Transfer RNA from Candidatus Nealsonbacteria bacterium DGGOD1a, 72 nucleotides, folded computationally. Model confidence (mean pLDDT): 81 of 100.

Formats: sequence, structure tokens, C1' cells
RNA sequence: UCCGGCGUGGCGCAACGGUAGCGCGGUUCGCUGUUAACGAAAAGGUUGUAGGUUCGAAUCCUACCGCCGGAG
Repeated sequence: UCCGGCGUGGCGCAACGGUAGCGCGGUUCGCUGUUAACGAAAAGGUUGUAGGUUCGAAUCCUACCGCCGGAG
């Protein structure tokens, strides 16, 4: 320098172009003599950044940033 993959709550991952969800974790409540386990509830995201396409973008296109792998 070139090619490919990945980037989504605190962590691990989903999501046909049409309300961003699941598990774990944290918080509160219940249960218990207490803890753990178990049950319930609520919270937490401008989907890496900036543009473009579209009635509508996490999803498609372009550039950039970061990480991983490959080629020279």
C1' cells in the first nucleotide's frame, strides 16, 4: 500500500429496509431467621463517526476511525 471480516445497553450476542430485542450483570420489591437460589417489576441504546440513497436505514452506498486476519 492492497484485500477481507468485525464495530449494536456495563458484558456476550440477535434483529426481511417498517416499534432495536434476548441472555448475563446492576437496581428495587417479594420469598427466607440471614445469605444464596427462586419469583416479580422498572431502568439502561441517538446501533463507531460524517455524509448519501429511500416515504422509511442497525440493515443499502461512499469516506474516515478503531480492532482482527490475509497479500505484497

The same sequence occurs in records of 2 taxa.